Small-subunit ribosomal RNA, 5' domain from Perophora annectens, 521 nucleotides, folded computationally. Its mean pLDDT, the model's own confidence on a scale to 100, is 81. The organism belongs to Perophora, within Eukaryota.
[in-house]
Context: one part of a larger RNA
RNA sequence: GGGUUAACGUUGGCGGUAGGCCUAAUACAUGCAAGUCAUACGAGAAUUUUUAAUUCUAGUGGCGAACGGGUGAGUAAUGUAUAUCUAACGUGCCUAAAAGAGGGGGAUAACUGGAAGAAAUUUCAGCUAAUACCGCAUACUAUGAAGGAAGGCAUCUUCUUUUGUUUAAAGUAGCGUUUGCUACACUUUUAGAUCGGGAUAUAUUGUAUUAGUUUGUUGGUGAGGUAAUGGCUCACCAAGACCAUGAUGCAUAGCCGGGUUGAGAGACUGACCGGCCACACUGGAACUGAGACACGGUCCAGACUCCUACGGGAGGCAGCAGUAGGGAAUCUUCCACAAUGGGCGAAAGCCUGAUGGAGCUAUACCGCGUGCGGGAUGAAGAACUUAAGUUUGUAAACCGCUGUUGUAAGGGAUGAAAAUGCAGGAUAGGAAAUGAUCCUGUUUUGACAGUACCUUACCAGAAAGUCCUGUCUAACUACGUGCCAGCAGACGCGGUAAUACGUAGAGGGCAAACGUUACCC
Repeated sequence: GGGUUAACGUUGGCGGUAGGCCUAAUACAUGCAAGUCAUACGAGAAUUUUUAAUUCUAGUGGCGAACGGGUGAGUAAUGUAUAUCUAACGUGCCUAAAAGAGGGGGAUAACUGGAAGAAAUUUCAGCUAAUACCGCAUACUAUGAAGGAAGGCAUCUUCUUUUGUUUAAAGUAGCGUUUGCUACACUUUUAGAUCGGGAUAUAUUGUAUUAGUUUGUUGGUGAGGUAAUGGCUCACCAAGACCAUGAUGCAUAGCCGGGUUGAGAGACUGACCGGCCACACUGGAACUGAGACACGGUCCAGACUCCUACGGGAGGCAGCAGUAGGGAAUCUUCCACAAUGGGCGAAAGCCUGAUGGAGCUAUACCGCGUGCGGGAUGAAGAACUUAAGUUUGUAAACCGCUGUUGUAAGGGAUGAAAAUGCAGGAUAGGAAAUGAUCCUGUUUUGACAGUACCUUACCAGAAAGUCCUGUCUAACUACGUGCCAGCAGACGCGGUAAUACGUAGAGGGCAAACGUUACCC
C1' cells in the first nucleotide's frame, strides 16, 4: 500500500447493488416449512336448482415425502480434485421400439356394536370395496443341460438351435354403438437418456520430545452375502502385510472451483455463489422403497425437557421467522405463489419459509448531493502582533442564477410468456365420433406497488464530519502545565520560553464517512 462475513470511538443527507451468529453442533415457548389425487375405492356429512347434482371429510389405495432447505460436529482418507476403468454393476418418473392386458378367488380398514385406559392409545365380534392382496392360463426374458457361429481384453462377450424349470397384468374417463375407438394408467422385454454404486493412479496440514505397527491382520482355496468386485463375512491352509520415500500414534482440519495479495514465483484463505462429502439431541439398528440405513419416518438404549389419575405417555429449529444464553459482534415471530422451479393431478387446481419480494443495518462497493456565478469597505468578530499591521478571507454580508436531491400535486410501468376456458378452421388416421397435433380470434392472471420512472409547482431553503500538524509524513503559532498532568507505531517528548502534553486560532489529509483495534499478503 492492498484486503476483511469485521468490531469499537466520533459523526451521519439520499439512492443502487451485494452481504449480515466467525462465539455455544448450547437449550428452545409459538406459528408455519410436504403434500396431492374423488378420472383408483367403499362409506359418511352438508347444500340445493330436490331425486340428481355440487361440495366437503376421516379411512383403504397410488405417487411424492431419498428432491428442495440447513449446518460443518466428525473425517488426514470409506473424503476431495484430476485422469482412467467397470468384460464386476443398478436406475422410479421420461423417450423410442416390440408384444400383451384371458379367466377366477379370499380378505381387510373405514363403518356398526361391546370392552380397557387419566391420556397416548389398545382390544373383541360383525359388515363391505378397489388400480389393495393371492392362485390359474399364456409369452418374451432369466436360469440349468446339450450343440453351432462370430468377436475380444485373461476371467470372457455377442448371436443362434433344441430341451427342462420358472415369473405378468387393472382399470378409469370420453365417444360411438356393429365387434369397438381415443386418452391416461397397467404387464413383459430391448435400447437410450438421466442419476448413481464400485475400482485404480497421482496430489492433498503439523509433529520423531511418536519407531516400530498389524491377527481378518497379508495372501490362497471353497462357500455365503450383495445390483456388483472384494476378508465384505465365514471354514480351512500358508505366514505374511506396512514402515526413515516416515508406518503406527498424537494434534489440527470438511475438500474443490475459487478469494486476498504479489511483477511473478509464491504465501494466506475456503464468508457469499457453484460442485462433492458428512451430519440431523447422543449412540446403535434395520424396515419400506427404483433410490435411505431416512433433518420435520420406525425401533432400542442414554442424557435432558414436558404431561400424568403415578399405572404410563409426549418431544427433538445445524428449515423460515423468533426466544434465552454465550459474545466485541450479526436482522422481521413480514407479503406472495404474480414470475422461475418442484410435488401431486386428465385438467381446473392445491401445496411450496424453495423462490420472488418488502423490512432492519454506513457492513462493503458504486453513484449523487450538501449549491453555482459575481462580490473589497479587504466589514464585524476572533487569533497573532515589531502595535504599523497580518491572518481567517471572496470567506461572509449583499446582488443574480439553478433546482440534482427534498416537499407537494398529477400521471404511471417492464417484469405476462403461457396454460386453461369459449368459438372457428386445417392436418394425419379411422367406418364414424371422441381424442391428438397445428393455426386464428377471444377470455383471464402482478406479491413487489400507486413502487421505479415522467411532468408541474416551490424554497438556497432541510443535509459535514473526522483524524492529524517533532521526524518518518502533507500541515505552526499563542497560552496553560513544569519529569507533574500526560503523549507514543518507532525514534522519543515533558525537570519555566514544549511546533511532541492540554486548550485556542490557523493549517494539512480524507470525506458520508474518518480514525483505532484484530487478522492476511